Context: one part of a larger RNA
Molecule: small-subunit ribosomal RNA, 5' domain
Organism: Bacillota bacterium
C1' cells in the first nucleotide's frame, strides 16, 4: 500500500447492487416450511332440480241450507306459496383403504488427514422410479381388511373384541415374444477369471383397471437418457521431544452375503502385511472451482455463489422403497424439557422468521405464489419460508448531492501582531441564476409466457410532466521527523501524548484549548487478521 462476512469511537443527505451469528453442532415459546390424487376404492355428509305424501297459509270453480229479487251461513275442487318427510339425482366436500411424492428442494460444517475431495481412468464386477424408443401381452378365479356398526380398557396418548364391505390393495391358476437357471453344440472377442452372439432340450417367472370416450394407466423384455454404487494412478497440513505398528491382521481354499468386486462375513490352512520415500500415534482441518495479495514465482484463505462430501438432540439399529440406514419416518438406549389420575405418555429450528444465552459483533415472529422451478393431478387446481420481493444495518462497492456566477467598503467578528498591520477572505452579506436531490399534484410501466381472454406480490414503485423554494443535507483525522500541514494561550517530568525515534522539569510547532493550515469525505480515524 492492498484486502475484510469485520468490530469500536465521532459523524451521517439520497439511490442502485450486493451482503449480514466468524462465538454456544448452546437451549428453544409460537406460527409456518410436504403434500396431492374422488378420472384407483367402499362409505359418510351436503345437495340445485324433479316426482310423491300429508300439514299450514292463500285461493275460490262449485255444492248445500236459510231467505223476498238479493244477502247470510256451512262446505269446498283446480291453482299458488311455505316448511317437513320420502324417492331419484346433476354437482360438491372428504375421515379411511390405495397410488405417487415425503431420498428433491432448504440448513449446518460437528466429525473426517480419508479414494473424503480434485484430476485422469476402470466397471468384461454393477443398479437405475418417473421420461423416450422398440417388441409382445393383459385370460380365468379366490379369500381378506380399514372405513362403518356394536362394544371393551385407559386420565391421556392410544389399544383391543365381535360383525359387514370395496379396489389400480392382497393371493392362486393359465399363457410367455421375452427373461432367469440347468445341461449341450458352433463362432467371435478378451491379458485372464471370462464376456458376447447363434442354436437345441428342460424348469421357473407377468398384468388393472378408470374414464367426461378425448384419453389416462397396467405387465414382460431390450435399448437409450438421467442418476447412483464400487475400484485404481497421481495431487494437496504439522509434529520424530511419536519408531516401530498389525490377529480378520496379510494371503490362499471353500462357503455365506451384496445390485456388484472384495476378509465384506465365517470355517480351515499358511505366516504374512506396513514402516526413515516417515508406518503407527498425537495435533489441526470439511475438500474444490475460486478469493486476497504479489511483476511473477509464491504466500494466505475456502464467508457469499457453484460442485462434491458429511451431519440432523447424543449413540446404535434396521424397516419400507427404484433410491435412505431417511433433518420436519420407525425402534432401542442416554441426557434434557413438558403433560400425568404416578399406571404411563409427548418432544427435537445445523428449514423461514423469532426468543433466551454466549459474544466486540450480525436483521422482520413481513408480502406473494404474479414470475422461475419443484411435488401430486387428465385437467381445473392444490401445496411450495425453494423462489420472487419488500423491511432493518454507511457492513461493502459504485453513483449523486449538500448549490452556480458575480461580488473589495478587502465589512463585522475571531486569531496573531514589531500596534504599522497581517490573516480568516470572494469567504460572508448583496446582486443575478439553476432545480440534481427534496416537497406537492397529475399521469404511469416493462417484467405476462400458451389460439383468445384473464392473470403483478413488488407497487401507484421506477419513470414522465407541472409547480414551489437555496430553501431540508459535512464531518472526521492530522499538523516534531518519518509525513502534506504553525502560531498563541494554559500546564510545568504534573496532567498527558506515543506506530518508531521520542515529547513534558516556566518561553512545549510533540500534552490541553483556540485560531489557522493539510488530508480524506458521507464518511473519517482506531483495533484485529492476511499478503
Nucleotide at each position: 500500500g492492498g484486502a475484510c462476512g469485520a468490530a469500536c469511537g465521532c459523524u451521517g443527505g439520497c439511490g442502485g447492487c450486493g451482503u449480514g451469528c466468524u462465538u454456544a453442532a448452546c437451549a428453544c415459546a409460537u406460527g409456518c416450511a410436504a403434500g396431492u390424487c374422488g378420472a384407483a376404492c367402499g362409505g359418510u355428509c351436503c345437495g340445485a332440480c324433479a316426482g310423491u305424501g300429508a300439514g299450514c297459509u292463500u285461493g275460490g270453480a262449485g255444492a248445500u241450507a236459510g231467505u223476498u229479487u238479493a244477502c247470510u251461513a256451512u262446505u269446498g275442487a283446480a291453482g299458488a306459496g311455505c316448511a317437513c318427510a320420502u324417492u331419484g339425482a346433476a354437482g360438491g366436500a372428504u375421515a379411511g383403504u390405495g397410488g405417487c411424492g415425503g431420498a428433491u428442494g432448504g440448513g449446518u460444517g460437528a466429525g473426517u488427514a480419508a479414494c473424503a475431495c480434485g484430476u485422469g481412468g476402470a466397471u468384461a464386477a454393477u443398479c437405475u422410479g418417473c421420461c423416450u424408443g422398440u417388441a409382445a401381452c393383459a385370460c380365468c378365479g379366490g379369500g381378506a381388511u380399514a372405513a362403518c356398526a356394536c362394544u371393551g380398557u385407559g386420565a391421556a396418548a392410544a389399544c383391543g373384541g365381535u360383525g359387514c364391505u370395496a379396489a389400480u390393495a392382497c393371493c392362486g391358476g393359465a399363457u410367455a415374444c421375452c427373461u432367469u437357471c440347468u445341461c449341450g453344440a458352433a463362432g467371435a472377442c478378451a491379458c485372464a477369471a471370462g464376456u458376447c452372439c447363434u442354436u437345441g432340450a428342460g424348469a421357473a417367472g407377468a398384468a388393472a383397471g378408470c374414464u367426461c370416450c378425448g384419453g389416462c394407466g397396467g405387465u414382460u423384455a431390450c435399448a437409450g437418457a438421467u442418476g447412483a454404487g464400487u475400484c485404481c494412478g497421481c495431487g494437496g497440513c504439522u509434529g520424530a521431544u511419536u519408531a516401530g505398528c498389525u490377529a480378520g491382521u496379510u494371503g490362499g481354499u471353500g462357503a455365506g452375503g451384496u445390485a456388484a468386486c472384495g476378509g465384506c462375513u465365517c470355517a480351515c490352512c499358511a505366516a504374512g502385511g506396513c514402516g526413515a520415500u516417515g508406518a503407527u500415534c498425537a495435533g489441526u482441518a470439511g475438500c474444490c472451482g475460486g478469493u486476497c495479495u504479489g511483476a511473477g514465482a509464491g504466500g494466505a484463505u475456502g464467508g457469499g455463489c457453484g460442485g462434491c462430501c458429511a451431519c440432523a438432540c447424543u449413540g446404535g439399529g434396521a424397516c419400507u422403497g427404484a433410491g435412505a440406514c431417511a433433518c420436519g419416518g420407525c425402534c432401542c438406549a442416554g441426557a434434557c424439557u413438558c403433560c400425568u389420575a404416578c399406571g404411563g405418555g409427548a418432544g427435537g429450528c445445523a428449514g423461514c422468521a423469532g426468543u433466551g444465552g454466549g459474544g466486540a459483533a450480525u436483521u422482520u415472529u413481513c408480502c406473494g405464489c404474479a414470475a422461475u422451478g419443484g411435488g401430486c393431478g387428465c385437467a381445473a387446481g392444490c401445496c411450495u419460508g425453494a423462489c420472487g420481493g419488500a423491511g432493518c444495518g454507511a457492513c461493502g462497492c459504485c453513483g449523486c448531492g449538500u448549490g452556480a456566477g458575480u461580488g473589495a467598503a478587502g465589512a463585522a467578528g475571531g486569531c496573531c501582531u514589531u500596534c504599522g498591520g497581517g490573516u480568516u477572505g470572494u469567504a460572508a452579506a448583496g446582486c443575478u441564476c439553476u432545480g440534481u436531490c427534496c416537497u406537492a399534484u397529475g399521469g404511469g410501466a416493462a417484467g405476462a409466457a400458451g389460439g383468445a381472454a384473464g392473470u403483478g406480490a413488488c407497487g401507484g414503485u421506477a419513470c414522465c410532466a407541472u409547480a414551489g423554494g437555496a430553501g431540508g443535507a459535512a464531518g472526521c483525522c492530522a499538523c516534531g521527523g518519518c509525513u502534506a500541514a504553525c502560531u498563541a494561550c494554559g500546564u510545568g517530568c504534573c496532567a498527558g501524548c506515543a506506530g518508531c525515534c521520542g515529547c513534558g522539569g516556566u518561553a512545549a510547532u510533540a500534552c490541553g484549548u483556540a485560531g489557522g493550515u493539510g488530508g480524506c469525505a458521507a464518511g473519517c480515524g482506531u483495533u484485529g487478521u492476511c499478503c